[in-house]
RNA sequence: GAGGUGAACGGGCAAACCAUCCGUGAGGGUGGGACGCAAAGCCAGGGGCCUUCCGAGGACGGGAGGCGGCCCAGCUGCCACC
Numbered sequence: 001g002a003g004g005u006g007a008a009c010g011g012g013c014a015a016a017c018c019a020u021c022c023g024u025g026a027g028g029g030u031g032g033g034a035c036g037c038a039a040a041g042c043c044a045g046g047g048g049c050c051u052u053c054c055g056a057g058g059a060c061g062g063g064a065g066g067c068g069g070c071c072c073a074g075c076u077g078c079c080a081c082c
Stems, first nucleotide, its partner, number of pairs: 003082004012037002017032006035069001041075002045072003048067008
């Protein structure tokens, strides 16, 4: 340096829920808290789900958003062991 394995030593992240703030909302920030995570690091390109507005009798169509802890693609990376 390359490949592989991890049932996780060090170190890392933090679901639900609670408090508070922001947002019409989905949801997000901060603090507490740990269900889990070996990319639960980054990224809204493809799919998916959700919110909202407009049109429509409706099926649905279009606009603007949210979710990276739903999946795929792309980029990057720590530890232990072989």
This is a predicted structure of an 82-nucleotide RNA (c-di-GMP-I riboswitch aptamer) from an uncultured Solirubrobacteraceae bacterium. Its mean pLDDT, the model's own confidence on a scale to 100, is 83. The sequence was found by an Rfam model in a public genome assembly.